[in-house]
Molecule: c-di-GMP-I riboswitch aptamer
Organism: Paenibacillus oceani
RNA sequence: UUGGAAUAAAGGCAAACCCGCUGAAAAGCGGAGACGCAAAGCUACAGGGGCUAAAACGGACUUGCACGUCCGCGAUGCCAGCCAGCUGCCCGA
Numbered sequence: 001u002u003g004g005a006a007u008a009a010a011g012g013c014a015a016a017c018c019c020g021c022u023g024a025a026a027a028g029c030g031g032a033g034a035c036g037c038a039a040a041g042c043u044a045c046a047g048g049g050g051c052u053a054a055a056a057c058g059g060a061c062u063u064g065c066a067c068g069u070c071c072g073c074g075a076u077g078c079c080a081g082c083c084a085g086c087u088g089c090c091c092g093a
Stems, first nucleotide, its partner, number of pairs: 001093004012037002018031005035081001041086003047083002049079003057072005
């Protein structure tokens, strides 16, 4: 530099469900648990994509205002186990 992921060695991570905490939610953290993973390591405005929708704003309900409920809009909130970028263990050439 390049190829591979093999019931290989040494090890690693841990989906869903459940419990606790945080959060409006998405989701996160801890426990427990293994569906899987050769990067399931790191990176989330400054690549693409996805999720949520609190505040604000607009509308409906209301005689009107405020509150409230619902609808729309809305990332400043998230996702790296969607692709991507960066780094890297092992084995072979």